A computed fold for an 89-nucleotide RNA from Emcibacter sp., annotated as c-di-GMP-I-GGC riboswitch aptamer.
[in-house]
RNA sequence: UGUGACAAUGGCAAACCGCCGGUAACAGCGGGACGCAAAGCCUCUGGUCCUUAUUAUAGUGUUUGUAAGGGAUAGCAGGGUUACCGUAA
Numbered sequence: 001u002g003u004g005a006c007a008a009u010g011g012c013a014a015a016c017c018g019c020c021g022g023u024a025a026c027a028g029c030g031g032g033a034c035g036c037a038a039a040g041c042c043u044c045u046g047g048u049c050c051u052u053a054u055u056a057u058a059g060u061g062u063u064u065g066u067a068a069g070g071g072a073u074a075g076c077a078g079g080g081u082u083a084c085c086g087u088a089a
Base pairs, nucleotide, nucleotide: 001088002087003086004085011036012035016031017030018029019028021026034075040081041080042079044078045077046076047073048072049071050070051069054068055067056066057065058064
């Protein structure tokens, strides 16, 4: 530096449930394991999602669309960055 066949020490934890924060997407803690070789960390790019707490606008007639702003997702992908073990050079 490449790689994840075998093996070891170990790690993380989807859905769901409880508590709790948030308008929401979703987050935190505990239980729980579908999976994960970066499922460690970072919203830089694209995607997806939210926005009765904001703003504008169209229709409507009182809750629907669009846009801006703001936000969520690193377990959507790319990118950046750090790292254990085996293996190859």
Record summary: NCBI's taxonomy places the organism under Bacteria, Pseudomonadota, Alphaproteobacteria, Emcibacterales, Emcibacter. Its mean pLDDT, the model's own confidence on a scale to 100, is 84.